[in-house]
Context: one part of a larger RNA
RNA sequence: CGCGGGAUAUUUGAGGGGUCCUGACACUAGUACGAGAGGACCGUGUUGGACGGACCGCUGGUGUAUCGGUUGUGCCGCCAGGUGCACCGCCGGGUAGCCAAGUCCGGAUUGGAUAAGCGCUGAAAGCAUCUAAGCGCGAAGCCAACCCCGAGAUGAGAUAUCCAUAUUAGGGUCGUUUGAGACGAAGACGUAGAUAGGCUGCAGGUGUAAAGACAGCGAUGUCAAAGCCGAGCAGUACUAAUAGCCCGAAAGC
Numbered sequence: 001c002g003c004g005g006g007a008u009a010u011u012u013g014a015g016g017g018g019u020c021c022u023g024a025c026a027c028u029a030g031u032a033c034g035a036g037a038g039g040a041c042c043g044u045g046u047u048g049g050a051c052g053g054a055c056c057g058c059u060g061g062u063g064u065a066u067c068g069g070u071u072g073u074g075c076c077g078c079c080a081g082g083u084g085c086a087c088c089g090c091c092g093g094g095u096a097g098c099c100a101a102g103u104c105c106g107g108a109u110u111g112g113a114u115a116a117g118c119g120c121u122g123a124a125a126g127c128a129u130c131u132a133a134g135c136g137c138g139a140a141g142c143c144a145a146c147c148c149c150g151a152g153a154u155g156a157g158a159u160a161u162c163c164a165u166a167u168u169a170g171g172g173u174c175g176u177u178u179g180a181g182a183c184g185a186a187g188a189c190g191u192a193g194a195u196a197g198g199c200u201g202c203a204g205g206u207g208u209a210a211a212g213a214c215a216g217c218g219a220u221g222u223c224a225a226a227g228c229c230g231a232g233c234a235g236u237a238c239u240a241a242u243a244g245c246c247c248g249a250a251a252g253c
Base pairs, nucleotide, nucleotide: 001152005163006162007161008160009159010158011157015149016148017147018146021049022048023047024046025045026044027043033038051106052105053104054103055102059100060099061098062097066093067092068091069090070089071086072085073084074083075082076081110144111143112142117137118136119135120134170247171246172245173244174190175189176188177187178186195240196239197238198236199235200234201233202232204229205228206227212223213222214221215220
């Protein structure tokens, strides 16, 4: 942009893509078979591997604007306390998110048409013959079944509901933004408001701040589960989403 007004929701499924794997053990059964040694088909159950999808409650990884410890050096006049730089200076942890080594799930089953093959009936050719007419069985393979996309399927489909025949329905722009994202796009919200930030509380992480007091000669310890804290959960209009502007329909009746 199209799908001859617009919006929302639910769909049909032409067509396309994906999956398709496999081991071991046990029972049947030490049965059939076999002199014995050995040792099944068929059928059933259990448990794995690799692969794939999803997820983050658990186990963990990462977590460069998180907390703590610590070295050297510069600075804040000095002490104390901080801060810059040194690979995030180094080291120990770690929320959200993302992730696997973690967790859950999947391959199934069934039908159709077949291959090799096995057959039925059956002539040519009084017999025989699975084939010449006809019919059946038969694969991890094929077509469906399962999962996903899917009406630009221009053949542009369907259903339900609502709004408008008017500068209106609706849409866009703009702003606050997001478990959405390269940009567009998509989703949420725009004061009749919890969209983001802030603040408050909670969860969670660090691990007990500074100052002071007390104890100790002192290092240090206690008062103190302190202090600090990014993304999490909630509450709260304090801040910012103001106001406006633009687009917006034919045939027909």